This is a predicted complex of two RNAs, RNase P RNA and transfer RNA, with 450 nucleotides together. It holds a member of the Rfam family "Bacterial RNase P class A". By type it is a ribozyme. The coordinates come from a structure-prediction model, not an experiment, and the mean pLDDT is 75.
RNA sequence: AGUAGAGAGGGUGAUCGCCUUUCGGGCUUGACCCGGGAGGAGGAAAGUCCGAGCACCACAGGGCAGCGUGCUUCCUAACGGGAAGGAGGGGUGACCCUACGGAAAGUGCCACAGAAAACAUACCGCCUGAGUUUUCUCAGGUAAGGGUGAAAAGGUGGGGUAAGAGCCCACCGCUUCGAUGGUGACAUCGAAGGCACGGUAAACCCCACGCGGUGCAAGGCCAAAUAGGCUCCGUUGCAACCUGGCCCGGUUCAUCCAUCGUUUAUUCGGUGGAAGCGGAGCGGGUGAGCCGCUUGAGGAUUGGGGUGACCCAAUUCCUAGACGAAUGAUCAUCGCCCUGCAAAGGGUUACAGAACUCGGCUUACAUCUCUGCU
RNA sequence: GGGCCGUUAGCUCAAUUGGCAGAGCAAGGGACUCUUAAUCCCUAGGUUGGAGGUUCGAUUCCUCCACGGCUCACCA
Numbered sequence: 001a002g003u004a005g006a007g008a009g010g011g012u013g014a015u016c017g018c019c020u021u022u023c024g025g026g027c028u029u030g031a032c033c034c035g036g037g038a039g040g041a042g043g044a045a046a047g048u049c050c051g052a053g054c055a056c057c058a059c060a061g062g063g064c065a066g067c068g069u070g071c072u073u074c075c076u077a078a079c080g081g082g083a084a085g086g087a088g089g090g091g092u093g094a095c096c097c098u099a100c101g102g103a104a105a106g107u108g109c110c111a112c113a114g115a116a117a118a119c120a121u122a123c124c125g126c127c128u129g130a131g132u133u134u135u136c137u138c139a140g141g142u143a144a145g146g147g148u149g150a151a152a153a154g155g156u157g158g159g160g161u162a163a164g165a166g167c168c169c170a171c172c173g174c175u176u177c178g179a180u181g182g183u184g185a186c187a188u189c190g191a192a193g194g195c196a197c198g199g200u201a202a203a204c205c206c207c208a209c210g211c212g213g214u215g216c217a218a219g220g221c222c223a224a225a226u227a228g229g230c231u232c233c234g235u236u237g238c239a240a241c242c243u244g245g246c247c248c249g250g251u252u253c254a255u256c257c258a259u260c261g262u263u264u265a266u267u268c269g270g271u272g273g274a275a276g277c278g279g280a281g282c283g284g285g286u287g288a289g290c291c292g293c294u295u296g297a298g299g300a301u302u303g304g305g306g307u308g309a310c311c312c313a314a315u316u317c318c319u320a321g322a323c324g325a326a327u328g329a330u331c332a333u334c335g336c337c338c339u340g341c342a343a344a345g346g347g348u349u350a351c352a353g354a355a356c357u358c359g360g361c362u363u364a365c366a367u368c369u370c371u372g373c374u
Numbered sequence: 375g376g377g378c379c380g381u382u383a384g385c386u387c388a389a390u391u392g393g394c395a396g397a398g399c400a401a402g403g404g405a406c407u408c409u410u411a412a413u414c415c416c417u418a419g420g421u422u423g424g425a426g427g428u429u430c431g432a433u434u435c436c437u438c439c440a441c442g443g444c445u446c447a448c449c450a
Stems, first nucleotide, its partner, number of pairs: 001374008010334007018040009027030001042351001046362002049360005054215004061248004066211005071085005086100001087098004101206002106204002108200003123146002125142007154172006173195001174193008219291003229282007237253001239252004255274007298317008335348005375449002377444005384399004393430001401417005423439005
């Protein structure tokens, strides 16, 4: 100088307040007052990007569509998270990065330029033949060289040829097969093939695996309280519900009167009405109280297992629960930083603040400490 | 608290199989007019909110941020 990882993010005391809770007392018996005790923001509480718990949608379902993930093996309640590896890439190195299945299932796209952008093709060029015998024109061969482009149909070298070309050969690459090692991704070695296969899947798609939806304003209780009321629509199945996309399948409920039509009508069909059921809307009331609510896949220490993520055992701890929403202010002192030889003086500053709870990821962050390595 | 949507010129908005970023108003200059307005012609103005990625190529596809909006007429 760099690289990887871990940690701290002020301590103590006094005074005045705020929130929760507990104990005692008071009388005016309540969102009450007085006094004492205990507890009171973070590493990200943030973004809400993933995954769960929990609650409701009815107490059991299958498929399609849709969405997500995408090397391997593990960890985990689960994950798009983490650990250890593989492959590819970057760096002198420590080390870092990777949306890293499939382009020989199919479809689409590849602007401009260029002959040609994918069943290949030929502008310049090279070669052969004919006309002409300077140039040039025509027919054929070729793809080495030039040119275009982000990308041009294996690469380099040699042989070969009229000129050339995997046409042939060596090495490299590629494909297929086999052996060995590894749980596996894969690696190494050998043989065969003359090359068949441009890119793009953060384009459609295919393959494998996973996923029901809505979020604590979920939801429950007290009170008339998804109440009672009004309007419209549907209806004995085009019903309601099980998914709040579709289909299958399942569950539940399946009346009555009048009238018309047809050969007959309790039976079939139509119309009207009542009751019931279901849906949508209007309108009204409350936005109060209680529960959910913080003991949980919880923290700390020690020991053990594992390369590691992590797991197991023992001991121990209880540590915010607000709702016009508390967690603050002042002083002293210690620590730290800055100026200064010293005395002394100044500062205490970053990012930011719980709202059902956890596990992660991402983003923001003054300053300081420690460890491994180059 | 949760959820959803937007950001393109000074303002209001366009831009589709990813292929030269445009329109109206406003601004500047010119013409017309005695002058102004109106009208006509011309011109300039863009980090497509920011950063990174996929791709030959990104306003468009993906990821992470920033800002703004919806507030009981998004949700009890």